Context: one part of a larger RNA
């Protein structure tokens, strides 16, 4: 001085409790562990590894394996031989391709020039230096990132006390979401942090009106802002204005400041984001990238073809679908939001039970298209049961994409119809437009294991009497045989 305590006080946290909802049980999908393989390429490992890296493993990827090739190499610089020797486009031949061999046909082939030649450019080619390494080693490292924790804390300068290590400021009394802000006080300022300053969203104004809108005119139409034309409205995007305890009233130490009204579109931080202080954990990453050292150099380097990374007695984690009537099914019928679109989105229409396919209007898209929003809501079936829940699983037939769907892709039809009756012991989210729920839509993508991620909007609850108790945190304080 600090770190621990089953010491004490204060306080906060979906930490408990109070609630909804799950997860453990069951099929499935997806990770991991193990086992197993010629390989099952690697790395993550309580929290804070496990639908992580990977926002797309059939080939490519790709780092792993079998096997077949190759050595200045697939990439870069430099000197260096060679002489037009190159390059395209063919043949022929061995191969699974990668590559070898072999043959000549045809086009192209810089600068200079006395048309004798000369110079070598760019390629190519012989040798050298060297490239190359997703070999190690994150316990040699930057960068990046996890995590305590958006917790309210972390120091400094001068000054004073102390032999010093230090302390003081940073305590105390109040008070906040804050070390937030008042009083006090040997202290008095000051710097990262906190709050604001940035972004979206909630009201209002002004400016602007196309591709957006259509109230009031006027013209069409079976209908549609279709059309003339309008700028109010909605909207769209830009600029401002609003919220500051600023006003009333109590508490309060005449303070900070908490209660409670007003008025307001918002009320005390309005919601929600980016933003993460000194540090901690030799946290995690040589396989993003960087790079120190070590290693390797006819290989641990390149290239190709196949296969693996998708294996399955088993455990674990995360997710999806259920198990039903607040339900399943049929028919009819409304209402979004944010995104995306030329190597691309595709309307009508036609052909198919359907996946789809012909076909191609528009559309570089407030214009066209993806595009149907689903849950809602009306109507009618089904009567509680292994069922008109439930949909694995499996056979048959098709559809796409791509060069290629055997290993190992997707989606349809028919037909098959497991397990599952609400789930121990345990355990998780979440406090409001939030939990439940219900469908869109985007990157990656030639398709896709997408049930993931990562936005979007619809619908829309309960509950908080409190802080004894588990967890984890911050301040003061106290024991310590412990730094």
């Nucleotide at each position: 001085u600090g770190a621990c305590g089953g010491g004490g006080g204060c306080u906060c946290a979906c930490a408990c409790a109070a609630g909804c909802g799950g997860u453990g049980g069951a099929g499935c999908a997806u990770g991991u562990g193990g086992a197993u393989u010629a390989a099952u390429u690697c790395g993550a490992a309580g929290c804070a590894a496990c639908g992580c890296g990977u926002a797309g493993a059939a080939c490519c990827u790709u780092a792993c394996c079998u096997g077949g090739g190759u050595u200045u190499g697939a990439c870069a610089u430099g000197c260096u031989u060679g002489g037009a020797u190159g390059c395209c486009u063919g043949c022929c031949u061995c191969g699974a391709a990668a590559g070898g061999g072999g043959u000549u046909a045809g086009g192209c082939u810089g600068c200079c020039u006395u048309c004798g030649g000369g110079u070598g450019a760019a390629a190519c080619u012989u040798g050298c230096a060297c490239a190359g390494g997703u070999g190690c080693u994150g316990c040699a490292u930057g960068g990046c990132u996890g995590u305590c924790g958006u917790c309210a804390g972390c120091u400094c300068g001068u000054g004073u006390c102390g032999u010093g290590a230090g302390a003081u400021g940073u305590c105390g009394g109040g008070u906040u979401a804050a070390g937030u802000c008042c009083c006090u006080c040997a202290a008095c300022g000051a710097g990262c942090g906190c709050a604001a300053c940035c972004c979206c969203u909630g009201c209002c104004u002004u400016u602007a009106g196309u591709u957006g809108c259509c109230a009031g005119c006027g013209g069409g139409u079976c209908a549609u802002g279709c059309c003339g034309g309008g700028g109010a409205c909605u909207c769209u995007a830009a600029a401002g204005g609003g919220a500051c305890u600023g006003c009333c009233g109590g508490u309060g130490u005449u303070a900070a400041a908490c209660c409670g009204g007003a008025g307001g579109a918002a009320g005390g931080u309005g919601g929600g984001g980016a933003c993460g202080a000194c540090g901690u954990c030799a946290a995690g990453u040589c396989a993003u990238c960087a790079u120190g050292g070590c290693c390797u150099u006819u290989a641990u380097g390149c290239c190709c073809a196949g296969g693996g990374c998708c294996u399955c007695a088993c455990a674990c984690g995360u997710g999806c679908u259920a198990c039903a009537a607040u339900g399943g099914c049929g028919a009819c019928u409304a209402c979004a939001a944010a995104g995306c679109g030329a190597c691309g989105c595709a309307a009508g229409a036609c052909c198919g039970c359907g996946a789809g396919g012909u076909g191609g209007a528009g559309c570089a898209a407030a214009u066209c298209g993806c595009a149907a929003a689903a849950a809602g809501g009306u109507c009618g079936c089904c009567c509680c049961a292994g069922u008109u829940c439930g949909g694995a699983u499996u056979g048959c037939a098709g559809g796409c994409u791509g060069c290629a769907a055997c290993u190992c892709g997707c989606c349809u039809g028919c037909a098959u119809g497991a397990a599952g009756u609400u789930g121990g012991a345990a355990u998780c989210g979440c406090u409001a437009g939030u939990a439940a729920u219900c469908g869109u839509g985007u990157a990656u993508c030639a398709g896709c294991u997408a049930u993931g991620a990562c936005a979007c909007g619809g619908u829309g609850a309960a509950u908080a009497u409190g802080u004894u108790c588990c967890u984890g945190g911050g301040c003061c304080u106290u024991g310590u045989a412990c730094a």

The part of an RNA shown here (small-subunit ribosomal RNA, 3' major domain) has 483 nucleotides and comes from an uncultured bacterium. Rfam family: Bacterial small subunit ribosomal RNA. The RNAcentral record of the full RNA draws on ENA, Greengenes and SILVA. Its mean pLDDT, the model's own confidence on a scale to 100, is 83.